Large-subunit ribosomal RNA, domain VI from Hydrogenophilus sp., 270 nucleotides, folded computationally. Its Rfam family is "Bacterial large subunit ribosomal RNA". The family is grouped with related families in Rfam's "LSU clan".

Context: one part of a larger RNA
């Protein structure tokens, strides 16, 4: 864009399509059984475990963590404090993202292949085949999962609306994201920021007081330790509160009929 011939929103049906719907190994029972003189030695079936691969997820474990916290080197800001530069180096580390972590990846039915058969003629016999029939695979078709009214046979149901319903622009954003889209919101509001509380990371800030090896010009100085202090600093997390910003708004949005008014030679047209 089209269809459903009024327009919308929501929910379905399921033609059709996709699909990793997984693959492999070991062990135990069956069983030292069947079989076999013995030596040796199965299977149908049942169970457990592992590997490879696939699809998800982040509660746990591990990794990362140039958000963050702490220690420390060199140098600079006159000193302290606090910082700049070198991801400087080192110790930790939430969220997020991840694998080395974790969840799942049956079975059954139907139809067949090779093959094995039944009945059975041509051809008085024989023959699985010529007619007919029965079995028989990790295969094929389903069951299960995903997409799917553009399925031109273009579907169905519910609700709403008749300039409205509804949608868009715009704004705050993220369960989303290349742009679009999607999703959550826009004061009848917790969408983002902020504040507070909770939770979490680091590991006990500065200042002050006390102690202190020792040094001293006898006035004091002093690495470090202790207390104040589970401190200080920080947070992509949760909650609460409208303090800030989502203000105010704009646009799109079906067709038919009749009447009136104005204009016009009439038509067209408003």
């Nucleotide at each position: 864009u089209g269809c459903u011939u009024g327009g919308a929103c929501g929910g379905c049906u399921g033609a059709g399509g996709g699909a990793a719907g997984g693959g492999a190994g070991g062990c135990u029972c069956u069983a030292g059984u069947a079989c076999g003189a013995g030596a040796g030695g199965a299977a149908c079936g049942a169970g457990c475990c592992u590997c490879c691969g696939g699809c998800g997820c982040c509660a746990c474990u591990g990794g990362u963590u140039u958000a963050c916290c702490g220690g420390u080197u060199g140098u600079c800001u006159g000193g302290c404090a606090a910082g700049g530069c070198a991801u400087g180096c080192c110790g930790g580390g939430c969220a997020g993202c991840u694998a080395c972590g974790u969840g799942c990846c049956a079975g059954u039915g139907g139809c067949u292949a090779a093959a094995g058969g039944c009945u059975g003629a041509a051809a008085g016999c024989a023959u699985c085949u010529a007619a007919g029939c029965c079995u028989g695979a990790a295969g094929c078709c389903a069951u299960c999962c995903c997409c799917g009214a553009a399925a031109a046979g273009a579907g169905c149901c519910g609700u709403c609306c008749u300039u409205a319903a509804g949608g868009g622009c715009u704004c705050u954003g993220c369960u989303a994201a290349a742009a679009g889209a999607g999703c959550a919101g826009g004061u009848u509001g917790a969408u983002a920021g902020g504040a507070c509380c909770g939770g979490g990371g680091u590991g006990u800030a500065a200042g002050c007081g006390g102690c202190a090896a020792g040094c001293u010009u006898c006035g004091g100085c002093g690495a470090g330790c202790c207390g104040u202090u589970c401190a200080g600093c920080c947070c992509g997390c949760g909650g609460u509160c409208a303090c800030u910003a989502a203000u105010c708004g704009c646009c799109c949005g079906c067709g038919c009929c009749g009447a009136g008014c104005a204009g016009u030679u009439c038509c067209a047209g408003g």

Description:
The coordinates come from a structure-prediction model, not an experiment, and the mean pLDDT is 81.